[in-house]
Molecule: small-subunit ribosomal RNA
Organism: uncultured bacterium
RNA sequence: AGAGUUUGAUCCUGGCUCAGGAUGAACGUUGGCGGUGUGCCUAAUACAUGCAAGUCGAACGGAGACUGUAGCAAUACUGUCUUAGUGGCGAACGGGUGAGUAACGCGUUGGUGAUCUGCCUCGAAGUGUGGAAUAACCUCCCGAAAGGGAAGCUAAUACCGCAUAGUCUCUCAAGGUUUAGAAAAUUGAGAGUAAAGGAUUUAUUCGCUUCGAGAGGAGCCUGCGUCCCAUCAGCUAGUUGGUAGGGUAACGGCCUACCAAGGCUAUGACGGGUAGGGGACCUGAGAGGGUGGCCCCCCACAAUGGAACUGAAACACGGUCCAGACUCCUACGGGAGGCAGCAGUGGGGAAUAUUGCGCAAUGGGGGAAACCCUGACGCAGCGACGCCGCGUGAGCGAUGAAGGCUUUCGGGUUGUAAAGCUCUGUUCUAAGGGACGAAUGUCUCUGUUGUGAAUAAUGGCAGAGAGUGACGGUACCUUAGGAGAAAGCCCCGGCUAACUACGUGCCAGCAGCCGCGGUAAUACGUAGGGGGCGAGCGUUGUCCGGAAUUACUGGGCGUAAAGGGCGUGUAGGCGGGUGCUUAAGUCAGGUGUGAAAGACCGGGGCUCAACUCCGGGAUUGCACUUGAAACUGGGUAUCUUGAGGGCAGGAGAGGAAAGCGGAAUUCCUGGUGUAGCGGUGAAAUGCGUAGAUAUCAGGAGGAACACCGGUGGCGAAGGCGGCUUUCUGGACUGACCCUGACGCUGAGACGCGAAAGCGUGGGGAGCAAACAGGAUUAGAUACCCUGGUAGUCCACGCCAUAAACGAUGGGCACUAGGUGUAGGAGGUAUCGACCCCUUCUGUGCCGUAGCUAACGCAUUAAGUGCCCCGCCUGGGGAGUACGGUCGCAAGGCUGAAACUCAAAGGAAUUGACGGGGGCCCGCACAAGCGGUGGAGCAUGUGGUUUAAUUCGAUGCAACGCGAAGAACCUUACCGGGUCUUGACAUCCAACGAAUCUGGUGGAAACAUCGGAGUGCUCUUCGGAGAACGUUGAGACAGGUGGUGCAUGGUUGUCGUCAGCUCGUGUCGUGAGAUGUUGGGUUAAGUCCCGCAACGAGCGCAACCCCUGCUGUUAGUUGCUAACAGGUUAAGCUGAGCACUCUAGCAGGACUGCCGGUGACAAACCGGAGGAAGGUGGGGAUGACGUCAAAUCAUCAUGCCCUUUAUGAUCCGGGCUACACACGUGCUACAAUGGUCGGUACAGAGAGCAGCGAGACCGCGAGGUUUAGCAAAUCUCACAAAGCCGAUCACAGUUCGGAUUGCAGGCUGCAACUCGCCUGCAUGAAGUCGGAAUCGCUAGUAAUCGCGAAUCAGAAUGUCGCGGUGAAUUCGUUCCCGGGCCUUGUACACACCGCCCGUCACACCACGAAAGUCGGCAACACCCGAAGCCGGUGGGCUAACCCGCAAGGGAGGCAGCCGUCGAAGGUGGGGUUGGCGAUUGGGGUGAAGUCGUAACAAGGUA
Repeated sequence: AGAGUUUGAUCCUGGCUCAGGAUGAACGUUGGCGGUGUGCCUAAUACAUGCAAGUCGAACGGAGACUGUAGCAAUACUGUCUUAGUGGCGAACGGGUGAGUAACGCGUUGGUGAUCUGCCUCGAAGUGUGGAAUAACCUCCCGAAAGGGAAGCUAAUACCGCAUAGUCUCUCAAGGUUUAGAAAAUUGAGAGUAAAGGAUUUAUUCGCUUCGAGAGGAGCCUGCGUCCCAUCAGCUAGUUGGUAGGGUAACGGCCUACCAAGGCUAUGACGGGUAGGGGACCUGAGAGGGUGGCCCCCCACAAUGGAACUGAAACACGGUCCAGACUCCUACGGGAGGCAGCAGUGGGGAAUAUUGCGCAAUGGGGGAAACCCUGACGCAGCGACGCCGCGUGAGCGAUGAAGGCUUUCGGGUUGUAAAGCUCUGUUCUAAGGGACGAAUGUCUCUGUUGUGAAUAAUGGCAGAGAGUGACGGUACCUUAGGAGAAAGCCCCGGCUAACUACGUGCCAGCAGCCGCGGUAAUACGUAGGGGGCGAGCGUUGUCCGGAAUUACUGGGCGUAAAGGGCGUGUAGGCGGGUGCUUAAGUCAGGUGUGAAAGACCGGGGCUCAACUCCGGGAUUGCACUUGAAACUGGGUAUCUUGAGGGCAGGAGAGGAAAGCGGAAUUCCUGGUGUAGCGGUGAAAUGCGUAGAUAUCAGGAGGAACACCGGUGGCGAAGGCGGCUUUCUGGACUGACCCUGACGCUGAGACGCGAAAGCGUGGGGAGCAAACAGGAUUAGAUACCCUGGUAGUCCACGCCAUAAACGAUGGGCACUAGGUGUAGGAGGUAUCGACCCCUUCUGUGCCGUAGCUAACGCAUUAAGUGCCCCGCCUGGGGAGUACGGUCGCAAGGCUGAAACUCAAAGGAAUUGACGGGGGCCCGCACAAGCGGUGGAGCAUGUGGUUUAAUUCGAUGCAACGCGAAGAACCUUACCGGGUCUUGACAUCCAACGAAUCUGGUGGAAACAUCGGAGUGCUCUUCGGAGAACGUUGAGACAGGUGGUGCAUGGUUGUCGUCAGCUCGUGUCGUGAGAUGUUGGGUUAAGUCCCGCAACGAGCGCAACCCCUGCUGUUAGUUGCUAACAGGUUAAGCUGAGCACUCUAGCAGGACUGCCGGUGACAAACCGGAGGAAGGUGGGGAUGACGUCAAAUCAUCAUGCCCUUUAUGAUCCGGGCUACACACGUGCUACAAUGGUCGGUACAGAGAGCAGCGAGACCGCGAGGUUUAGCAAAUCUCACAAAGCCGAUCACAGUUCGGAUUGCAGGCUGCAACUCGCCUGCAUGAAGUCGGAAUCGCUAGUAAUCGCGAAUCAGAAUGUCGCGGUGAAUUCGUUCCCGGGCCUUGUACACACCGCCCGUCACACCACGAAAGUCGGCAACACCCGAAGCCGGUGGGCUAACCCGCAAGGGAGGCAGCCGUCGAAGGUGGGGUUGGCGAUUGGGGUGAAGUCGUAACAAGGUA
């Protein structure tokens, strides 16, 4: 520091996800040790049990036990110990928790001139004299208990009176510093208020009282800071202030009475939700964001609510009272209780520990002290919960062992890893030793010193010693033993380090995102191997980061989300030049504070580290203070350039009102006139003989204003268009004058605001939602047509929205130009007007820099800057719901969430596609010829059937295809009979040569019994070997079994279409583009020209073969002109190679020549010559690629499956079936023909298990015989159509030949299923073929026959061959296919694409809903506990006063009354939540239904 994910690819926008760190964690799995931290985040839920706050006898009276003395004893005295009670101090600290609290609660800064302070320290003074009670105790009573009552006795450092006292308190008066302000010091007068003793053997000490000061603590006030919601916008009656009083330690509406009517709020009051705050902690580069567990500070709380008492301090966790709730006890009358102290229990929960030890240390309370208490604390226990450290061994060790895994079978890997050898001993085990933490205080001794008569006793100081350890026999040390006892978890498709095998087969499963899995899964599971971390490792949750994805640092708004529809203007924000001043902002210095801990830096201590100690800086802040004066702000004075006003002009569909005008449509009246009009793609509805349309004249009425008219004008926008008048707004120009910053923007607010719509009243010609009819259509609630009502128009009032768009807020300034246009002004020139130049304002186009993701923008910015406003933050849900507000309504404005997806999107690129465009080609159409589709048959396919009808091929590009030939074989299928190392290959062993042959059973295979026969090579003569056969064992064979979607190879197709690419350069951020586009031309990306391209490759063409002409060479098996011979005939023979021909070589054609066109090109058109002319004709040749095209059954091959069978073999059957459908063909339907007779002319092939002449036989198929020929020699082999002649006469025929019968022939082991041929007989359908559809452009179509491959036999098929031999092509509108350019696109599996909505089904969340059940906070009223306060106080009353006493008084108490007052009750509302029949839309789901709305002109943009 980034990465993955939208696309075919690209750039951008934008979300989602990941890698990091952290955690009071939990879960899974594994687990050796130590140190140090840490551990109920949930139920502030309920709690059994124990402990957590006591102490003091040196405050007091008793009681008990014990010692001593006296005494016989009772008893008395003394001492020690214990302690229920009175009394003192403490219990307000320490410890826990975070419920409440959005607050002066907390943090920070100040204030207290408005305050208090027990214990402690220092200073000053004092501590005198009296009195009356009361608990304990004893007696009695009540009660179950808790507890209570009555009588009597007693003490105090308990309580009370008096005295004394002041610099204390109060009142009054002076005083005078300071302050915002009444204070204070100081002085005077008057009044008032104190006390307690104890220990000790006399000196101290601890107390007590008053005053002053300090320290520490506390209270109150205050500036600033402190979460979310505006779908909470208004709140407030003690409310805001004053006066007086009360109350408090103290100010204050804190409380009361009276008076006034204030106070808070958009800088967010009030309300709602959530929450203890901070130091700090986590993260981050920082700014920030998140958190508030442990530790420290503050606050709040103590089962819930209320209240006060005591006290220095509480409205009190382990105190009191009351209320209601809960739990427990009960004798039913009444009582007791509060773990959010430490342990612990139940419950809740994913989840959080021991009912431990000790006061040894530190700290706290009490005490003079010893000491007591202390679940604070110190330790231990449990938990890998975190952090840190250590170990599980180290060195050597190759035959690279065995085993595992894998393999191309060679090997590789695990792997120096192991074994083995040599060591070490941390940890471990055992034994032994053994701490620091502990010195204060205390005690003992010594010395010194004070008091004292004292060497006693008792204080102070100094020294020495004694004693004190929970942890713990722990840390640590020593010795011995022994590699012995100690490794797992996650991951391995990309991100992201790490790969193979097997299993599975869209199953099981994985997954953080993208995504894996449908038979070869590096993604599932297992194994081997590898990677990472390591006593842990993963997962889950949460936070920050990455995320510049809320952007202060640090983002945006033309098209991605985003400029308000437009203006006026309030608050606010921002604001021109100059001078002086101020010092709020700003800057600099100083002072105080910013607790400690933590963090950072430097050191120290535990062996290191974690941990901990010391020091330093930092703590970005706040406050005070001293200065500076540039900038901002404040004040003041002045200026004119911003802004505005005055004067003079011209332009304009700017606005409002009134009036006027003509053209046109429609309607009415009348005339002329007759059968149609109208409308459409075509029609129909409609109108018309009751006279339409058409045409003429007259009239009525409403609406809109042709031409001019223009990216012309005006307006803020919406918008504004005939003419005239009236009223009125704004802008522009010119030259001067005036005001003197008066400015810009603008949250709220107010106004304007197209169309449609609404209300009331008019108006209504045309047009025209709804509606009706006619068409179209599968349907057509549409598009088209005929009608037609609201509405459109006017007046007044609403509505407030639009793609209200330049999808671009307003203002100011700056930054190249060019060229139009509108309105003005000036200059030059001229007699004048133009032209021309300059300038201001508006409105367009092009374009530089710059900007932009690109497209594009570009002085009218989307450039460069400043100011202000509005808005955005993934898609859907949704501009929806709820709430509020506006509206008559329709609806507008404001405006979410649950849930769901990993995208949605912008611009551009390459393709593909379009019922887009342009250009061009092809038997593509058209023009023709002949067919198919109808019939019969042949053949293939589908289907059906079957034991089997083997398998494959399936739009073009399967279907006379694989198959160039199924009776057996083939054969893969079916039935049955057999074999199991096998029919076939290799290896081993044994036997036998091989081989030939006979019999029996059997359908055969096979089984079984015989017979003949001995070979070849070597030899040491024993034998061995090779080939072959049989048998045996196992490795293995075998498979036309599966997968063509695992493959090779081969093939089809687009298409013999003209295309497909590369290098370098250039352009572009990039995908890509350019080249290859353009102008011509071609069959062609063929060639030429032009051009940021220049070249090149694969294709095209040419080179190759056949054919057409000529020459030359050669001359048999070919040929025969001349010569000779010769036959019935014949190149038959001699001879010849001239010709034909054969087959080698060579020539020939190149737009070469001429004319024209063209651009002086390429090329085209015409012509000459030529056998052939513009690639002469034909063939071979098939670019990059497409179709997961075809083939595992040609072959090869991975993997899977099978192995007495899915292999092998034999016989028989099947592939030949047959209601039917389709393809391809043959033969026909006849006279351009059939039949009969005669007669002529080919080419190319094939032949020895062959072709087979001739002769003979047969009507014939054929048979018998065998001459020739391995072929230019012989044979197949007569070519047929044609020509000549005869006949048939239009008919189911002398057409047609299917079908069937009989008789034969051939091949073959065998023609039944199931061959071909012949003869005789039979003589079906069919009279030219519906919709539709195929081939062909010249030696072609059509027609005629011939041959060959396969093959024993079996072609109407296939491949070849020649004979005869046409017609037509105007042309490219249309159909199909293709090429190039361009355009649109929401397609990229690419239009057989994409995609929308209803309906049906399932699930999910949400809204509404009659209602129903809760929560919360208020309000009104009722009731009113405890308690404080007030009143009363007839009852009660020790201290003081009067009194001899009785008694009275003062004071107090009970009781009662009242104010306030918690809980409770009643009531109507508010707010919030749950449930809710039904209902509404939304989302998501497998391939459902209906249509086809959008994307192309998407077929109506």